[in-house]
Context: one part of a larger RNA
């Protein structure tokens, strides 16, 4: 001098853009914050209608989703993360290419009667549907075995032949849409290594699935991953083990660069979702808004039993110098789910607060000495506020009335928003502080005080003439701010 997710303390007019719990990863009322499909299914309720049947809606079964999106940094000093390579492999939806979609069957839930519970959530029996669920058939491909050729350190791999095994589902307004094999893209992602990643040696020794082999397990896949057995190994002063800090990058600040410090908003990864611990379902999770076990806590209870998890959104309470609305909207973008219509989205556009930052503008321009009146200092003569005001002439940005009134949206659809912009009206009208003035350091006098009160960032001021306290005048600095006080360079 630059900087800030800042506080404070004094002021405060706008308007654009961004940014707002750095603390207690404490605890939570209340509301929303993942559903959606009748074109997979049978049903109850309701409307029309004789009726068959149509429409609504409604909980069940069933499919896709829910593993995204958000949120937080407790934990990790590690393949976590960065970069750069590898090889033994998964991948729903999408996309392209072949190739198929025969024929059976047993339940079950809603739904009815019974019936237990105080809830919460259930038993019992009786009926039914499917793209739920289970055999059969068929196999271009395809998964496992033998043979043979080729190949090779090698039964990796390639190619033929045979033998065994394995799919599938239908729906509608008839145009599609789906459903099963399998090959191949693409997206995602699991895994493996090299090299980078804070301090402590007042931490020197750590290690027994520990390092390595063979055999069996197992995984989507390499791998002591895991278990038998057999070798005695492996890591360490190039810092192993402990111990403290810490999510990590892109990046931000500084800074002339090297460097230092940092890692809020944006992005990528990563770890978590009370606490620990575990699997299940699924392409995909060991799953924030799922399940189970146990724990601390908080609630309900009819004392047998039960509910619950904001580090989403708002909000509340505590903690704290300190951080906000219990709003609107799905118009847009972008997501789930549908053949569409559409539904759902506190993701996401928007609105509210907050000078918290950045920028931008404005609080008037011009003309005006009788150098007015007041203030203040004065040698008392006068200086000075000072063109400073008054007064005359003007303008109208912002603001404020009124009108019109968008762009973002495409045929339709606009929360914002009658908002931004535009015109038009009257009128200087509504719009200045704040800190400093010994020296460093730009800005001086006087009166109060009297080593008091008090000031300070160093130096140092104050004990009767203080330009250094505290007021006035004056006069400097920045300016909707200034100053202090914290950090970091």
């Nucleotide at each position: 001098g630059a900087a800030c997710g800042a506080a404070c303390g004094c002021u405060g007019g706008c308007g654009g853009c961004a940014g707002g719990c750095c603390u207690g990863a404490g605890g939570c009322a209340u509301g929303c914050a993942a559903g959606u499909c009748g074109a997979a299914c049978g049903g109850g309720u309701g409307u029309a209608g004789c009726a068959a049947u149509a429409c609504a809606u409604c909980a069940g079964u069933g499919g896709c989703g829910c593993a995204c999106g958000a949120g937080u940094g407790a934990g990790u000093a590690a393949c976590g993360c960065g970069u750069g390579g590898g090889a033994a492999c998964c991948u729903a939806c999408c996309u392209u290419u072949c190739u198929g979609u025969g024929g059976g069957g047993a339940a079950u839930a809603a739904c009815g009667u019974c019936u237990g519970g105080a809830a919460a959530c259930g038993g019992a029996u009786g009926c039914u549907a499917a793209u739920a669920c289970c055999g059969c058939a068929u196999a271009c491909g395809c998964c496992g075995g033998u043979u043979u050729g080729g190949g090779u350190g090698a039964u990796a791999c390639c190619a033929a032949a045979u033998c065994g095994g394995g799919a599938a589902a239908g729906a509608u307004u008839u145009a599609u849409c789906g459903c099963a094999g399998a090959a191949a893209g693409a997206u995602g992602g699991g895994c493996c290594c090299g090299c980078g990643u804070u301090g402590g040696a007042u931490u020197a020794g750590c290690u027994u699935g520990u390092u390595g082999g063979u055999g069996g397990g197992g995984u989507a896949a390499a791998a002591g991953c895991u278990u038998a057995c057999c070798a005695a190994g492996g890591c360490g002063a190039u810092g192993a083990u402990c111990c403290a800090u810490a999510g990590c990058u892109g990046g931000u600040c500084u800074g002339a660069g090297a460097g230092g410090a940092c890692g809020a908003u944006c992005a990528g990864c990563c770890a978590c979702g009370c606490u620990g611990g575990a699997a299940c379902u699924g392409a995909g999770a060991c799953a924030c808004g799922g399940u189970c076990c146990a724990g601390a806590c908080u609630c309900c209870u009819a004392c047998g039993g039960g509910a619950g998890g904001c580090a989403g959104c708002a909000g509340c309470u505590a903690g704290g110098a300190a951080u906000a609305u219990u709003g609107g909207a799905c118009a847009a973008u972008g997501g789930g789910c549908g053949a569409a219509a559409g539904c759902c989205u506190g993701a996401u556009c928007c609105a509210g607060c907050c000078a918290u930052g950045c920028c931008g503008c404005g609080u008037g321009a011009g003309u005006g000495a009788a150098g007015a009146a007041g203030g203040c200092c004065u040698u008392c003569g006068g200086g000075u506020u000072g063109u400073a005001a008054a007064a005359c002439u003007c303008u109208u940005u912002u603001a404020a009335u009124a009108g019109u009134g968008a762009c973002g949206a495409u045929a339709a659809u606009g929360a914002c928003g009658g908002u931004a912009a535009c015109u038009a009206u009257a009128g200087a009208a509504a719009a200045a502080g704040u800190c400093c003035c010994g020296g460093c350091u730009a800005a001086c006098u006087u009166c109060g005080u009297g080593c008091c009160a008090g000031c300070a960032g160093c130096c140092g001021c104050g004990g009767u003439a203080a330009u250094a306290c505290g007021a006035a005048g004056g006069g400097g600095a920045c300016u909707a701010g200034c100053g202090u006080u914290g950090u970091u360079c």
Description: Small-subunit ribosomal RNA, 5' domain from a termite gut metagenome, 489 nucleotides, folded computationally. Its mean pLDDT, the model's own confidence on a scale to 100, is 86.